RNA sequence: GCUUUCAACAUCCCCGUCCGGCAACGGACUGAAGGC
Numbered sequence: 001g002c003u004u005u006c007a008a009c010a011u012c013c014c015c016g017u018c019c020g021g022c023a024a025c026g027g028a029c030u031g032a033a034g035g036c
Base pairs, nucleotide, nucleotide: 001036002035003034004033005032006031007030016029017028018027019026020025
């Protein structure tokens, strides 16, 4: 650097941030753990 799975971090648990969207979801970013 690419890629996969995620949200650990949070004044119990759940909840990463922002933008678009009625919603489903999409995009960008932050972070964690793998693979190359």